[in-house]
RNA sequence: GAGUCGACCGGGCAGUCGCGGCACCGCAUGCGGUGUCGAGGAAAGUCCGGGCUCCACAGGGCAGGGUGGUUGCCAACGGCAACCCGGGGUGACCCGCGGGACAGUGCCACAGAGAAGAGACCGCCGGGCCGACGCGCGAGCGCCGGAGCCGGUAAGGGUGAAACGGUGGUGUAAGAGACCACCAGCGCGCCGGGUGACCGGCGCGGCUCGGUAAACCCCACCCGGAGCAAGGUCAGGAGCCGGUCCGUGAGGACCGGUGCGCAGGUGUUCGAGGGCGGCCCGCCCGAGCCUGCGGGUGGACCGCACGAGCGUGCCGGUGACGGCGCGCCCAGAUGGAUGGCUGCCGAACGGGAGGCCGCGAGGCACCCGGGAACAGAACCCGGCUUACAGGUCGACUCGU
Numbered sequence: 001g002a003g004u005c006g007a008c009c010g011g012g013c014a015g016u017c018g019c020g021g022c023a024c025c026g027c028a029u030g031c032g033g034u035g036u037c038g039a040g041g042a043a044a045g046u047c048c049g050g051g052c053u054c055c056a057c058a059g060g061g062c063a064g065g066g067u068g069g070u071u072g073c074c075a076a077c078g079g080c081a082a083c084c085c086g087g088g089g090u091g092a093c094c095c096g097c098g099g100g101a102c103a104g105u106g107c108c109a110c111a112g113a114g115a116a117g118a119g120a121c122c123g124c125c126g127g128g129c130c131g132a133c134g135c136g137c138g139a140g141c142g143c144c145g146g147a148g149c150c151g152g153u154a155a156g157g158g159u160g161a162a163a164c165g166g167u168g169g170u171g172u173a174a175g176a177g178a179c180c181a182c183c184a185g186c187g188c189g190c191c192g193g194g195u196g197a198c199c200g201g202c203g204c205g206g207c208u209c210g211g212u213a214a215a216c217c218c219c220a221c222c223c224g225g226a227g228c229a230a231g232g233u234c235a236g237g238a239g240c241c242g243g244u245c246c247g248u249g250a251g252g253a254c255c256g257g258u259g260c261g262c263a264g265g266u267g268u269u270c271g272a273g274g275g276c277g278g279c280c281c282g283c284c285c286g287a288g289c290c291u292g293c294g295g296g297u298g299g300a301c302c303g304c305a306c307g308a309g310c311g312u313g314c315c316g317g318u319g320a321c322g323g324c325g326c327g328c329c330c331a332g333a334u335g336g337a338u339g340g341c342u343g344c345c346g347a348a349c350g351g352g353a354g355g356c357c358g359c360g361a362g363g364c365a366c367c368c369g370g371g372a373a374c375a376g377a378a379c380c381c382g383g384c385u386u387a388c389a390g391g392u393c394g395a396c397u398c399g400u
Stems, first nucleotide, its partner, number of pairs: 001398009011345007019038009040374001044385002047383005052227004059281004064223005069083005084098001085096004099218002104216002106212003121157002123153005129146003133142003165183006184208001186205008231302004239258008260294007273285004309328008349369004355364003
């Protein structure tokens, strides 16, 4: 100088005016004072997993969804760690949506003759046909060319992301794993190492087997539903029901209960409707349910802030992580607080000047301006993903 990986910060200080929670005090029932606390690494997307709450918790079959190298970690996960395999990089390191293509089915664009137990377009070779030439007395033979009729051939050319192993030889009319040697690959067996994925070695075999499972499918494992508007407690107007009292009466007052009333349709062991995640069987609960019209409420509190918590030290582990000790309490709104203003300092950035160091890329310094990224809790937590101006620190690699 060029990089790789990881951790952290992400405007600061002071004054002043406010906002929300809690504690105490005061006046006195909603205000004042004092003290204290008051957004994030992603609070975001709501993608995955859990806690918590309610419903369900006979069973069987079918369908459906998810995950996918191995071993671990974790409350759990599609997360994380280490390792294996494949690919990339000189390297630190990075990437992988990484079970099975010999269970079966399907697909493989364009180009190409042919895209999977394939294929003859050009070429090569053989036979036949036609023509010219040569030889022969002759039937004919030889040789050259044409046409592209029949057949052989996967060596060569050409197409393609991919053409049914590669190189050399034997062989042949020409050829071909047809055969041979070596190499690559696959399968089987044995030995050794590893918990394992897998790795190394030896031998044998037929010679060779395309890709695609973010296509169906097969295998293994996992999977109830809905969600804090969950759910609970309290209060309660009109109306309705019951009671008591007042009034001759229409009616009125009070108390208690319920949480709405009216109309139509349908239904009560010939069963509405509902539950067991979907469907079928089966099981259970069962008197309501549907539609229309009209009205009321739309309040308070709990859930709800002590938690798989945070900081720190030691120990175990390669690591994710675990154990123990000590210390700490850290937002809780519900039209939704966490902010505004002033002063000082200030990174990025823009302009000027051209100074110092260095061979150089570049670094440092001076003057003026400028004035801080992405973004904001709403039941909580663990992850993933996405956004993010700029800065700090650590470890490592390559080059000089």
Predicted 3D model of a 400-nucleotide RNA (Bacterial RNase P class A) from uncultured Nakamurella sp. NCBI's taxonomy places the organism under Bacteria, Bacillati, Nakamurellales, Nakamurellaceae, Nakamurella.